[in-house]
Background: This is a predicted structure of a 73-nucleotide RNA (transfer RNA) from a Clostridia bacterium. Its Rfam family is "tRNA". Rfam classes the family as a transfer RNA. Rfam's curators write: Transfer RNA (tRNA) molecules are approximately 80 nucleotides in length. It was read from a public genome assembly. The source organism's lineage runs through Bacteria, Bacillati, Bacillota and Clostridia.

RNA sequence: GGGGGUUUAGCUCACCUGGUAGAGCGCCUGCUUUGCACGCAGGAGGUAAGGGGUUCGAUUCCCCUAAUCUCCA
Numbered sequence: 001g002g003g004g005g006u007u008u009a010g011c012u013c014a015c016c017u018g019g020u021a022g023a024g025c026g027c028c029u030g031c032u033u034u035g036c037a038c039g040c041a042g043g044a045g046g047u048a049a050g051g052g053g054u055u056c057g058a059u060u061c062c063c064c065u066a067a068u069c070u071c072c073a
Stems, first nucleotide, its partner, number of pairs: 001072007010025004019056001027043005049065005
């Protein structure tokens, strides 16, 4: 320098034939306990890496940029 992959909640990851974004763990509150843990119930938390384009509508399709992994040189 060139090819390919990945980027979604605090963490690990789903959801990708375009239609108002989820799980587990974690966090907060309550119940339970003498107390803690476990368990049960409820709740908060993400403009889907950034920008642009296509579309009635984009996490999803296209382009650029950034970070990271990998292959070739």